This is a predicted structure of an 88-nucleotide RNA (Glycine riboswitch aptamer) from Bradyrhizobium elkanii WSM2783. The prediction has a mean pLDDT of 75. Taxonomically the source falls in Bradyrhizobium elkanii (Bacteria, Pseudomonadati, Alphaproteobacteria, Bradyrhizobium).

RNA sequence: UCAGUCACGUCGGGAGAGACCGGCCUUGAGCCGGCGCCGAAGGAGCAACCGCCCCGGAAACUCUCAGGCAAAAGGACCGCGUGACCAC
Numbered sequence: 001u002c003a004g005u006c007a008c009g010u011c012g013g014g015a016g017a018g019a020c021c022g023g024c025c026u027u028g029a030g031c032c033g034g035c036g037c038c039g040a041a042g043g044a045g046c047a048a049c050c051g052c053c054c055c056g057g058a059a060a061c062u063c064u065c066a067g068g069c070a071a072a073a074g075g076a077c078c079g080c081g082u083g084a085c086c087a088c
Base pairs, nucleotide, nucleotide: 004085005084006083007082008081009080011079012078013077018035020034021033022032023031024030025028036069037068038067042065043063044062045061049057050056
């Protein structure tokens, strides 16, 4: 100095789906029950692919346990910045 990986940030962007119905009182966007729905926290499953045999890794696909279904918050992921590691 370039690339990569990881972590962090008062940083920027960031989707989907009932402000549903009934009950309770402490009136909180709370709890309990019912019906419907969503996938992009997390979790689980399949395996194209990677990998030398084993072991292993592995999706934004599938499930919907968890979570969510006005706003806010959260949010995979992308960008930016900082730091660490690694390679030259």